Small-subunit ribosomal RNA from an uncultured bacterium, 1455 nucleotides, folded computationally. Its Rfam family is "Bacterial small subunit ribosomal RNA". RNAcentral holds the sequence, with entries from ENA and Greengenes.
RNA sequence: AGAGUUUGAUCCUGGCUCAGGAUGAACGUUGGUAGCAUGCCUAACACAUGCAAGUCGAGCGGAAAGUAGCAAUACUUUUAGCGGCGAACGGGUGAGUAAUACUUAUCUUACCUGCCGUUUAGUGGGGGAUAUCCAAAGGAAGCUUUGGCUAAUACCGCAUAUUCUGGUUUCGACCAGGAAAGGACUUCGGUUCGCUAAAUGAUGGGGAUAAGGCGUAUUAGCUUGUUGGUGGGGUAAUGGCCUACCAAGACAAUGAUGCGUAGCCGGCCUGAGAGGGUGAUCGGCCACAAGGGAACUGAAACACGGUCCCUACUCCUACGGGAGGCAGAAGUGGGGAAUUUAUGGCAAUGGACGAAAGUCUGACCAAGCAAUACUACGUGAAGGAGGAAGGUCUGCGGAUUGUAAACUUCUAUGUGUAUGUAGAGAUACUUACACUGAAAAAGUCACGACUAACUAUGUGCCAGCAGUCGCGGUAAGACAUAGGUGGCGAACGUUAUCCGGAAUUAUUGGGCGUAAAGGGUGCGUAGAUGGUUUGAAAAGUUAGCGGUGGGAAAUCGAGGCUCAACCUCGUGGAAGUCGUUAAUACUAUCAAACUAGAGUGCAGGAGAGGUUAACGGAACUCCCCGUGGAGCGGUGAAAUGCAUAGAUAUGGGGAAGAACACCAAUAAUGGCGAAGGCAGUUAACUAUUCUACUACUGACAUUGAGGCACGAAAGCGUGGGGAGCAAAAAGGAUUAGAUACCCUUGUAGUCCACGCCCUAAACGAUGAGUACUAGAUGUUGGGAACUUGAUUCUCAGUGUCGCUAGUUAACACGGUAAGCACUCCGCCUGGGUAGUACGGUCGCAAGGCUGAAACUCAAAGGAAUUGACGGGGACUCGCACAAGCAGUGGAGCAUGUGGUUUAAUCCGAUACGACGCGUAGAACCUUACCAAGGCUUGACACGUUCGGCAAAACUCGGGAAACCUAGUGGAGGUUAUCCGAACACAGGUGCUGCAUGGCCGUCGUCAGUUCGUGCCGUGAGGUGUAUGGUUAAGUCCUAUAACGAACGCAACCCUUGAACUUAGUUACCAGCAUUCAGUUGGGGACCCUAAGUUGACUGCCCGAGUAAUCGGGAGGAAGGAAAGGAUGACGUCUGGUCGUCAUGGCCCUUAUGUCUUGGGCGACACACGUGCUACAAUGGUUAAGACAAAGCGUUGCCAACCCGCGAGGGGGAGCCAAUCGCAAAAAAUUAACCUCAGUUCGGAUUGGAGGCUGUAACUCGCCUCCAUGAAGUUGGAAUUGCUAGUAAUCGCAAAUCAGCCAUGUUGCGGUGAAUACGUUCUCGAGUCUUGUACACACCGCCCAUCAAAUCACGAAAGUCGGUAAUGCUUGAAACCAACUAACUAACCCGCAAGGAAGGUAGUUGACAAGGGUAGGACUGGCAAUUGGGGUUAAGUCGUAACAAGGUAGCCGUAG
Repeated sequence: AGAGUUUGAUCCUGGCUCAGGAUGAACGUUGGUAGCAUGCCUAACACAUGCAAGUCGAGCGGAAAGUAGCAAUACUUUUAGCGGCGAACGGGUGAGUAAUACUUAUCUUACCUGCCGUUUAGUGGGGGAUAUCCAAAGGAAGCUUUGGCUAAUACCGCAUAUUCUGGUUUCGACCAGGAAAGGACUUCGGUUCGCUAAAUGAUGGGGAUAAGGCGUAUUAGCUUGUUGGUGGGGUAAUGGCCUACCAAGACAAUGAUGCGUAGCCGGCCUGAGAGGGUGAUCGGCCACAAGGGAACUGAAACACGGUCCCUACUCCUACGGGAGGCAGAAGUGGGGAAUUUAUGGCAAUGGACGAAAGUCUGACCAAGCAAUACUACGUGAAGGAGGAAGGUCUGCGGAUUGUAAACUUCUAUGUGUAUGUAGAGAUACUUACACUGAAAAAGUCACGACUAACUAUGUGCCAGCAGUCGCGGUAAGACAUAGGUGGCGAACGUUAUCCGGAAUUAUUGGGCGUAAAGGGUGCGUAGAUGGUUUGAAAAGUUAGCGGUGGGAAAUCGAGGCUCAACCUCGUGGAAGUCGUUAAUACUAUCAAACUAGAGUGCAGGAGAGGUUAACGGAACUCCCCGUGGAGCGGUGAAAUGCAUAGAUAUGGGGAAGAACACCAAUAAUGGCGAAGGCAGUUAACUAUUCUACUACUGACAUUGAGGCACGAAAGCGUGGGGAGCAAAAAGGAUUAGAUACCCUUGUAGUCCACGCCCUAAACGAUGAGUACUAGAUGUUGGGAACUUGAUUCUCAGUGUCGCUAGUUAACACGGUAAGCACUCCGCCUGGGUAGUACGGUCGCAAGGCUGAAACUCAAAGGAAUUGACGGGGACUCGCACAAGCAGUGGAGCAUGUGGUUUAAUCCGAUACGACGCGUAGAACCUUACCAAGGCUUGACACGUUCGGCAAAACUCGGGAAACCUAGUGGAGGUUAUCCGAACACAGGUGCUGCAUGGCCGUCGUCAGUUCGUGCCGUGAGGUGUAUGGUUAAGUCCUAUAACGAACGCAACCCUUGAACUUAGUUACCAGCAUUCAGUUGGGGACCCUAAGUUGACUGCCCGAGUAAUCGGGAGGAAGGAAAGGAUGACGUCUGGUCGUCAUGGCCCUUAUGUCUUGGGCGACACACGUGCUACAAUGGUUAAGACAAAGCGUUGCCAACCCGCGAGGGGGAGCCAAUCGCAAAAAAUUAACCUCAGUUCGGAUUGGAGGCUGUAACUCGCCUCCAUGAAGUUGGAAUUGCUAGUAAUCGCAAAUCAGCCAUGUUGCGGUGAAUACGUUCUCGAGUCUUGUACACACCGCCCAUCAAAUCACGAAAGUCGGUAAUGCUUGAAACCAACUAACUAACCCGCAAGGAAGGUAGUUGACAAGGGUAGGACUGGCAAUUGGGGUUAAGUCGUAACAAGGUAGCCGUAG
């Protein structure tokens, strides 16, 4: 410090996710030691048991026990009670509390303070009770009652008091009131601990003020003791703290009130910081003690282990009544993912009491449990290669685990005994000796990318993984296991939460034209911001000083534990905040001026600016009257509709409503308005704006939350109006349907007046204002200058261009900014849910404004790029169409396929690019299929071991054969061969062409596909290969940020076409001989053969053109590629082939191998493809006699001759081929017959008789003869081939092959046409351009309803709660007040009785916790039913959007 993820790729926007750190954690696996810290985050849920606050006998009287003594008595110990002090500390918890809290600062002349320190003074003299105790009584218990004794540092008078309190005041004084307690020791001198009054200090507290720190406005108004005053009360003290009266205030958009949440801080975690999160342990403050209320005592409490009352709960009970409060330390139950021992000790620190010894202390100190966190140490060290064994992988050679182990040497923890130190102890440390001898100690997670680390096997979209992207459908580095490797290590992973990364809430530090985001527009309030100059003051600001911050912890430094964690000590110190002193530039404030901003006036212009009224003509429609006579209208084509009751058309007259054509220099890219918007002419009223001159005011300005006003269309209300148009509606068409598009009608509405509504893609998708920043060129309204012009300058608008600069993701913007800056407002923070729900508010309604969440996805999106596609465009080509010729589709047959059938009908190919295809030839074989019968190292290859004389051939028997059985037989010759047995192995036309090689098809013989360097672009990419011509061609030329190059094109190759040279046998024959015959001499001229060469290049001429090139011509056998072939770029189709072959993996192994016989591949209702033959006269039949080319032949081709009607048979010459043979070419030509018929057309089918091949012709061959003589009379929709020696037509040959189902295929020649105006249309292709929501690329993408499953949410009759109030009622305890006079020792009066005061008790009142009740408010759970929404491989119906998406799309509104 970044990374992954949207795309085919790119840049951007934007979310999601990861790597880091942290935790009071939990869970999984594993687990050696020590130190140190931490340990109920949930139920402020309920608690059994003992413990956690007592102490003082030197305050008091008793009681008990013990010791001494005979006893009195003395001494010692203990302590129930009275009394004092403490119990308000210490310890726990975080429920409540958004302020009576906390933090920081200040104030308290408005206050208190036990114990403690200092100081002053005093401590005299009396009195009456009471607990304990004794006696008695009641009760289950708790406990209580009566009578009788007794003490005090308990209680109460009196005395004393210049200090204290109050009153008064002439400030000298005076008046009134108020204390006390004693104990211990004593050498009897006193000492000491107390007590009382007062002052002061310290400590601790009470009160007040200001500022600060949560969410929500879908909480906007709140408050009646409320705000203030006066009197009184109360308190330690101020105060509405309380009360009576008076006034009507107080708080709030700088967020009151309400609701929700929450103890606050020092700090802790994170972060570079600013910030964000958090508030365990430790420290400070606050609050609470089962829930609620109340006071008492006291210095202090409204009191955790005190009291009283109410409530809930638990326990005891003799049923009459009682007892209790772990949020103290342990512990129990419960809850929960989850949090410890019913431990030891007061030795240390601290606390209470005490004069002290001491007692008490679950505070505390220690130990125990837990890897909960942090820290340290260890699990050995050195050597050790036959690189052991084993494991794993393997290309079988090896590699790896791996110096790792074994093995050798060494050492420490450990154990025991003893010494010393520390400690309450447990125990720890130290030293010495002895023993042992590596023994007791390693896991966990990961290994596709992010992210360090890879292989094998298993599995087969299953099982499973996953933080994100994603992996798994038979070769998984992603699942599981193993080996190996990487990380960390007594831990390692996972989960949860927080910060970071995230500049993803942006103060530091973001944005708003198109990605989310400018309010529809203006006016204007608060607020924010604000021109120039001078002065004053000093709020902000700056500086100095002082206080606080600032106690501990933390940082830093030093020190102590062997180090570290941990602990101790010390220095320094910021922000903040308070006070004080000073400065005065800037901002604010006050005062005084200025004119450059702003405004007013005078003069001159501009305009569809607004409102109202009047007027005008043309057109449409309707009505009336003529003319006229059959259609009109409408469409892609029609129909509905109108019309002989006279339409349409045309002439005249009239009516009505709405909108304003044309206009010389006006329709525009123009003008005006804030926006919406505004268009005939005239008038009235009214607003704005510009220019020029400068007169006046003197900052009056800018923006603008709320607020107010305006605001297209549609829509709503009331009343008018209604010609045309036209939602809805009706009809006609179209269509599979057509609730649409098209047509004919047609109502609201559109128009007017008044009142609402308040939304639009209200758009420049661009808020307002001000200043600055190259140019060029139009235009509107003004002004100035002259040289009067297409002139120059200037102000205000309105446009265009712009690689000026700059900005931007790019597109683009560019003085009318989206540039550079400032001021103010509005708005955004992933997509969907959703502008929806709920609530509020506005509206007559429709609906508007405000405006979420649950849930769900990993994207959604912007701009640009390359392709592909378009029922987009331009250009161009092709037998693509058109123009022609001949067909197919109809018939019969042949053949292939589908389907069906079958024991089997083997398998593959199956749009073009499968279907006379693999098959250049299925009777057996082939053969892979089926049935049956056999074999198992095998039909075939190679090797090892063992055994054997067992071979071939022939024969008997069985059998369909294979084979089995039996016999004869006797080869070969031990390194060999054969047979048998065993083992490795053979074999497979079994699977996967989606694991592959090779080969092939196709786009397509289409003209394309790329590279290097350079240039342009952030980039994907572009350029080159984009212009304009030209070509069959990316062929060439021209132009050019490109210059070159490669694969394709072309050429080079083959055949045909001309000529020449060479060579003449088996070919040829002009001349010379010769023959029946090129038959034989001979010839080498010709034809031909087969080797080489020449020839054609737009070379020449004319015209056009820059050129390339094109048109025409000459010559030439051939002319513009002369014709044909071979040749197939980068790539596409996961195209075809595992069944030609090869091959990975998987599968079978007495069978999925192999052998044999028979059958099947030939089936047959049917459908399709490819062909043959025909339907006839351009023909058929008969007869005659002509003319090829290219092939093939010894397991062969077969002549002559003979036989047969023929297929064929006999025969045997010749030929290994320019020699012989197949071999006859056929159509054509000539002659005759047939005469338009199902025929002398056509030949299917069937019967009979034969031939040939072959072991074999039934299933299932071909051929011949005789007889038979089917369909068919030119073929619907549709569709194929072909542009010249082509189509059409005619025959010939070959491969395969015994034969042949060949009408197929591949070649060969004979005869030999028609047509092309042309590129509108169909199909395909190429280039450029355009749109795109497609990229698996239109066979794409994608929307809505319905159906199914599931999830969350809204509404809902109602139902069950919760919270805070209010009204009425009831009302415990306690304080207070009043009353009554039942009881009553001290002091007072009184001789006494008694009284008074005080106390106790009782009654009433006010206040009041709680309860009851009533109607509301807010809020939550559940709910029949219902509504939409989300999600879910293969459901239904359509096709709305994306291309002109087939009716351009979209926004608002209504139906």